[in-house]
Small-subunit ribosomal RNA, 3' major domain from an uncultured bacterium, 494 nucleotides, folded computationally. Its mean pLDDT, the model's own confidence on a scale to 100, is 80. RNAcentral holds the full RNA, with entries from ENA and SILVA. Its Rfam family is "Bacterial small subunit ribosomal RNA".
Context: one part of a larger RNA
């Protein structure tokens, strides 16, 4: 000086209490571990791995993942030189029946072998080039080398999670101290905050906090098509219109300004007014010194070591999806604040040309056949669902749940045996609310309810981002459990 204590004090944090929904139980997706495998590539591992990398594993993709085939300067790249530059560029041989190559054998393919036709560009030759010259392509062999999703994340750089948006982590100078070092940053108040006041051997300053930045809530003003429709004309298509709404752009609006209290005349605090917003209005980007030798050589970059007719590179099938079992994370239930049927209402916020597809006809559907618009404030995806209005179930393993199989068929795609999705028919399993234990949330928040978009040929999405619809409870406490800030005290700890 820190660091730690079943020491103190004083603070905060959905830490706990209050309360309000899960999860642990059941069936099923998804990852994990474990098992088996010829192989189940490979990483991530209390918090901070475990619906993670993976925002797309039937081939491909895939990777020392397995089995068999197959290449061998190589799928891909460069060539110590010339020249001011531009640029041109290893070496040797071929180089016109040349590169190219329908097709033919061998095979499953890659590969290997053969093989009709059959090129471009400059030169030259009085004119005419495939056939002569010539250099690029390009092909043979060569050489230095490519190559490695092979090691080591404990050699590394970048990027990352985490303490934690927690309130702290330093300098200079001066001052005490033999010195390590202190002081400032401590004390008394406030704050979300080392935020600010006061005090003060310290004075000042930096990197954090806040503030600039992007949404959102509220009024102006410009502007007005694809947007909007009050008004005027017209049967209508449209004209005119630019208020309203709305979309973009610009400002303006909140600062403790104002009133009253408390308070050290402070700084703030409490309460009110006025205002859409009120004391950081709400939400987002932002993450200090550092910490875990945290994660990542499988993005990518890079030292080291290895590898080099293989640990590279191609292909063909297989595997990553294997199942007795254990967990983590999800969805869907166990009903009647529900199921089913029917009428009928009201959103944002995206995507769309190898697309999005209206509407029309076919199908009980999934889809299909035609085929309008739309590169999009215009055309499409698109009927939002839950909610409301009738009607039916009458408590039951049911009109609940839908796993699970069986049969038909549809789409995508070279190809749905392993191993894709969705329809209709049929089957109807566990499930009657779930031990110890555990999660998440303070407001447009839980909880419910649909809708879109990335990835993508298709999808195993109930994931992930992201948008809106209905819309609560409960706490104004700080013994107690977790984490965390300060100060101060112990110390046989470093």
């Nucleotide at each position: 000086u820190g660091a730690c204590g079943g020491g103190g004090g004083c603070u905060c944090a959905c830490a706990c209490a209050a309360g309000c929904g899960g999860u642990g139980g059941a069936g099923c997706a998804u990852g994990u571990g474990g098992c088996u495998u010829a192989a189940u590539u490979c990483g991530a591992g209390g918090c901070u791995a475990c619906g993670c990398g993976a925002a797309g594993a039937a081939c491909c993709u895939u990777a020392u993942c397995c089995u068999g085939g197959a290449c061998u300067u190589g799928a891909c790249a460069u060539g110590u030189g010339c020249g001011a530059a531009a640029g041109c560029g290893c070496c040797a041989g071929c180089a016109g029946g040349u590169a190219g190559g329908a097709c033919c054998c061998g095979g499953a393919a890659a590969c290997g072998g053969g093989a009709a036709c059959g090129a471009a560009c400059g030169g030259u030759a009085u004119c005419c080039a495939a056939c002569c010259c010539g250099g690029a392509a390009g092909c043979u062999g060569g050489u230095a080398c490519a190559g490695g999703u092979g090691c080591u994340g404990c050699a590394u750089g970048g990027c990352u999670g985490u303490c934690g948006u927690c309130a702290g982590c330093u300098c200079g100078u001066g001052u005490c101290g033999u010195g390590a070092g202190a002081u400032g940053u401590c004390g008394g108040g406030u704050u979300a905050a080392g935020u600010c006041c006061c005090a003060u051997a310290a004075c000042g300053a930096g990197c954090g906090a806040a503030a600039c930045c992007c949404u959102u809530a509220c009024c102006c003003c410009u502007u007005g098509u694809u947007g909007c429709a009050a008004c005027c004309c017209g049967a209508a298509a449209g004209g005119g219109g630019c208020a309203c709404u709305c979309g973009a752009g610009g400002g303006g609006g909140a600062c403790u300004g104002c009133c009253g209290g408390u308070g050290u005349c402070a700084a703030a605090c409490c309460g009110g007014a006025g205002g859409a917003a009120g004391g950081u209005g709400g939400g987002g980007a932002u993450g200090a010194c550092g910490u875990c030798a945290a994660g990542u050589c499988c993005u990518c970059a890079u030292g080291g070591c290895c590898u080099u007719u293989a640990u590279g590179u191609c292909c063909a099938g297989g595997g990553c999806u294997g199942c007795a079992c254990a967990c983590g994370u999800g969805c869907u239930a166990c009903a009647a604040u529900g199921g089913c049927g029917u009428g009928g209402a009201c959103a944002g916020a995206g995507g769309g040309a190898c697309g999005c597809g209206a509407c029309u006809g076919c199908g009980c559907g999934a889809g299909c056949a035609g085929a309008a618009g739309c590169c999009g404030a215009c055309c499409c995806c698109c009927g939002a669902a839950a909610g409301c209005g009738c009607g039916c179930c009458c408590c039951a393993g049911u009109u609940c749940a839908g796993a699970u199989c069986g049969c038909a068929g549809g789409c995508u795609g070279c190809a749905a045996c392993c191993c894709g999705c969705c329809u209709g028919c049929g089957u109807g399993a566990a499930g009657c609310c779930g031990g110890a234990a555990u999660c998440g949330c303070u407001a447009g928040u839980a909880a419910u309810c649909g809708c879109g978009g990335g990835u993508c040929a298709g999808c195993a999405a109930c994931a992930c981002c992201g948008c809106g619809g209905u819309g609560a409870a409960u706490g104004u406490g700080u013994u107690c459990c977790u984490g965390a800030g300060c100060c101060u005290u112990g110390u046989a700890c470093a």